[in-house]
RNA sequence: GGCCCCGUAGCUCAGUUGGAUAGAGCAUGUGACUUCUAAUCUCAAGGUCGGGAGUUCGAGCCUCCCCGGGGUCA
Repeated sequence: GGCCCCGUAGCUCAGUUGGAUAGAGCAUGUGACUUCUAAUCUCAAGGUCGGGAGUUCGAGCCUCCCCGGGGUCA
């Protein structure tokens, strides 16, 4: 340098014929329970979906450029 894959909550990820409010588990916080702690249960908070532009009535999803990570061929 060419090609391929990935980037979504603090972490691991789902979401892949474009459609209505963007989700799960863990972690965090609140409350319940307990003499206290742990465990368990309830509720909550947390995201401009890597950045920018474009297509579209509508983009996490499609197109282009860039950034970061991994693999492969030289």

A computed fold for a 74-nucleotide RNA from Bifidobacterium pullorum subsp. gallinarum, annotated as transfer RNA. The sequence is in RNAcentral, with records from ENA. The same sequence occurs in records of 5 taxa.